A computed fold for a 92-nucleotide RNA from a Planctomycetales bacterium, annotated as c-di-GMP-I riboswitch aptamer.
It matches the Rfam family "c-di-GMP-I riboswitch aptamer". Its family is annotated with cyclic-di-GMP binding in the Gene Ontology.
The model forms 95% of the base pairs in the Rfam consensus.
It was read from a public genome assembly, where an Rfam model found it.

[in-house]
RNA sequence: CGAUCGAACGGGCAAACCCGUCGUAAGGCGGGGACGCAAAGCCAUGGGGCCGGCGGCCAUUCGAGGCCAAACCGGCUUGCCAGGUUGCCGAA
Repeated sequence: CGAUCGAACGGGCAAACCCGUCGUAAGGCGGGGACGCAAAGCCAUGGGGCCGGCGGCCAUUCGAGGCCAAACCGGCUUGCCAGGUUGCCGAA
């Protein structure tokens, strides 16, 4: 010095939830808030999950409730996993 790796220091990000806003929805964005995160930086490329197009059956006191759900199209999710790519610090 580099790789692996993740002690420390300094900093970074921000789940649930709440408010506002956009969207049919999944969910996005902004503010608050911290469960966590060493790539929880970036990229929907592969798999998974979720939503819509869009349901079927049972049952019914007509308010509800229960069970099942293949394919296709469009979308969301990188804080589900893999892959690609970039990167701070430096103990063992």